[in-house]
Context: one part of a larger RNA
Parts: sequence; C1' cells; structure tokens
RNA sequence: GGACGAACGCUGGCGGCGUGCCUAACACAUGCAAGUCGAGCGAGGAAGAGGAGAUAGCUUGCUAACUCCUGUUUCUAGCGGCGGACGGGUGAGUAACGCGUGAGCAACCUGCCUUUAUCAGGGGGAUAACGCAUCGAAAGAUGUGCUAAUACCGCAUAAGCGCACAGCAUCGCAUGAUGCAGUGUGAAAAACUCCGGUGGUAUAAGAUGGACCCGCGUUGGAUUAGCUAGUUGGUGAGGUAACGGCCCACCAAGGCGACGAUCCAUAGCCGACCUGAGAGGGUGACCGGCCACAUUGGGACUGAGACACGGCCCAAACUCCUACGGGAGGCAGCAGUGGGGAAUAUUGCACAAUGGGCGAAAGCCUGAUGCAGCGACGCCGCGUGAGCGAAGAAGUAUUUCGGUAUGUAAAGCUCUAUCAGCAGGGAAGAUAAUGACGGUACCUGACUAAGAAGCACCGGCUAAAUACGUGCCAGCAGCCGCGGUAAUACGUAUGGUGCAAGCGUUAUCC
Repeated sequence: GGACGAACGCUGGCGGCGUGCCUAACACAUGCAAGUCGAGCGAGGAAGAGGAGAUAGCUUGCUAACUCCUGUUUCUAGCGGCGGACGGGUGAGUAACGCGUGAGCAACCUGCCUUUAUCAGGGGGAUAACGCAUCGAAAGAUGUGCUAAUACCGCAUAAGCGCACAGCAUCGCAUGAUGCAGUGUGAAAAACUCCGGUGGUAUAAGAUGGACCCGCGUUGGAUUAGCUAGUUGGUGAGGUAACGGCCCACCAAGGCGACGAUCCAUAGCCGACCUGAGAGGGUGACCGGCCACAUUGGGACUGAGACACGGCCCAAACUCCUACGGGAGGCAGCAGUGGGGAAUAUUGCACAAUGGGCGAAAGCCUGAUGCAGCGACGCCGCGUGAGCGAAGAAGUAUUUCGGUAUGUAAAGCUCUAUCAGCAGGGAAGAUAAUGACGGUACCUGACUAAGAAGCACCGGCUAAAUACGUGCCAGCAGCCGCGGUAAUACGUAUGGUGCAAGCGUUAUCC
C1' cells in the first nucleotide's frame, strides 16, 4: 500500500447493487417450510335444479315445510397413484479414491422423458373407509359385519426376451465378445374419458442421473519406526445392479514401511477469492461443482433411486404431557427465543415472474424463488449550494501593540433546485388474462438556501505550528523517542494538513 462475512470509538444526508451467527453441530416456545390427483375407487356431508309422493294453509291451483328419485356442483377422511431421494440448511466428522485432474468399465443400474416395437383374453379372493361392540386419562388399540378399484392373486397368450445345454463362424490383450441356427425351460398387463385423448404390459436403443475401479496430485509432526490375522493371496460357495475378503469355508504365509507405513494433531475438497511484476504466499464467507451430516449411536423397510433433515424400528441423553398404567418430541429449513460472544437482521408480502411437485386441464402446493424491512457491513454514485462581494466588519487567536491570521470566509446583492420534503400523473417486468414489488421507478409542477460535516493528524519517518497550562508529574508512543520551568512530541485553544458520509483504532492475510 492492498484486502476483509469484521469489531470498537467519534460522527452520520440520499440512492443503487451486494452482503449479514466466523462463537455453542448449544437448547428451543409459536407459526409456516410437501403435497397433489374425483379423468383410478367405494363411502359420507352440504348446496341449489328437475320430477314424484303425501301433509297443511287457503284465493282451488298456488304457496310453505317433509320424504323419495334423477342428474349437477362442491367438500371431507379413507383405499390407490405419483411426489415426500428434488429443492433448502450446516461443515460436526473425514488426511480418504473424500476432492481435483486424466483415463477407463470385456463388471453395472436408471422412475419420469424421446425414438422403436408388442399385447391387453378370461377369472378370483380380500381389505380400509363405514356400522356395531370393547379397552384406554390420552396416544391409540382390538374384535366382529359389509363394500370398491388403475389395490392384490392365479389362469391363458410369448414374435421378441431371460436362463440352462451343446454346435458353427468372426473378432479380441486373457477371463471372453458378437452373430447364426437348435433343444429345454421361465415370466406380463388396467383401465379411465368431457371421445379430443390420457394411461397399462412386455422389447430394443437414446438421453439424463447414478454406482464402481485405476494413474497422478492433495497439511504438520520421527521428541510417532515398525504396522497388519480377514491381515496378503488362491480355490469354492454366498451376496450385490455390478467387480472385489464384500462375506464365509478351506489352503498358502503373505502384505505395507525412511520414496515415511503405523500413530498423533489439524482440516470438508475444488472452481475460485486476496495479495504479488511474477514465481509464490494466504484463504475456502457470498455464488457454482462434489462430499459428509440431520439430537447421539445402530438397523433395516419401501422404492427406479435412501439405509431417507420435516419416514419407520431399537438403544442413549434431554425436554414435555399423564388419571403413574403409559405416551409425545427433534429449527445444522424460513422467521423468531434463550444462551454463548467483540459481533451478525423481520415471528414481513406474494406465488405476479423463474423453477419444482401433482393433475388431461382449470388449478392447488412451494419460507425454493421474487420482493420488501433492519444494519455506513462493503463497493459505487450524488448532495450539503453557485456568482459577485474589502468597511479586509464583528468575534477569536497572536503580537515587537504598528500589526498579522481566520478571510471573500461571513454579512449583503443576484441566481439555481441535484437530493430530501409537497402536489399531480404513472410504467416495463406479461400478457388472451393474471403485478407481491407499488402509487415503487420515472415524468411534470409549485416551493424554500432552506433539512444535510465530520474524523484523524501537525518532532522525524510524514503533508501540516504557534500560544497558554503542566513541570521525569499528568501523560504520549507504530519505530526512533518526548516530559526534570521558555515542550512545534503531554493537555487545551487558535491556525494548518489529510481524507470525507465517513474518519481513526484493533484483529487477520499478502
């Protein structure tokens, strides 16, 4: 000098764009953050329409309320489907194929989507909801009876497909791969419709996403030198989407290590960011990619995908409810609270846009997101007026008492209106329609110099000095050093210098 997720002191006018718990991965009141589909299904409720029945009133063909039927709209819990594996948070753990980079997979999976291509025949038994009953304080549970489906289960069908067996051909770096024909064997399905479509089953390929393996790189310590029994390899079986000690049985005795194993400490990694002429050094906030985690530890279930933040089970700690028998919970989602701390915001608005989930759609949901609020926390921009104005006013400071400085500064005169304030109009963003932001940005008009300047420094480094007070005291200080009676170095004043809505100090990095 530059930088900063900064803090502290003094001060503080406006706007734009960013940014804001670095500490306790401490504990959390309250609200919201993942639903949706009635064009899969049965049931129940409500509304209003039409028709019928019977009752009452009377004006005798009209009006009331009731019951039943039909179809319509809508709501609710349940069964069922898809989505809750995305999006959002955090960095505790991890020194590792975790990350980065490169090369692969002759060892793999992939819902939705695209292309290709096949079929949809005929049956069955349940169950929730609901009714009844029982237990319980509650959470909830149990029994019994009824019912539906795109829920569940057989049967049929099999071009192609999978598996097994053996054959031929081609190719290959081995295990093998591909093609051809053969035999045996195995497995599917669901309908709905507003008639436009939307779905279902099996096939091949693509795309997307993921799994796995390998080379190289990736902090410090030797005051850590030996480490290792599923350990290293083989055979076989199991398991997996798949390779593999991944797991198991048996066999062999290997494997790693001064090119630093093992152990200890520290740490998420990267794109990037800061600095620097560069080489380097430092950092890993925001934004983007990957990983890991979701009170702590363990486990699987479902599923195309999880060993699953707002799913399940077990154990533990903690908190809450309880009728003491038993139950409930998980903000490292958005706000917010307590606590810790030098320190970090609103229990806001909207789905209008972008994106996501569901749906045929209308649409619903979305603390993602878009916005607003708070904070000079940062960067950038603007303003706090402009011109004239010497009696060089007053005041203040100083003085050799003549003056000098403040100083064209003020006053005064003439202007202007950026910003703020007032009034009127008023967008784009989104259009077929729909605007949270927002009566915002912006435009116009009137109006008053009015409402808007501080902070640090002035011995040298280093731009800028005098007076008074103090008297090695009080104090200053980044280094050198000032202060013991004339202190340009302490304190105050005047003046000056530098930056300026900031200025200084502190911490950290180059």

A computed fold for a 510-nucleotide part of an RNA from a metagenome, annotated as small-subunit ribosomal RNA, 5' domain. The coordinates come from a structure-prediction model, not an experiment, and the mean pLDDT is 81.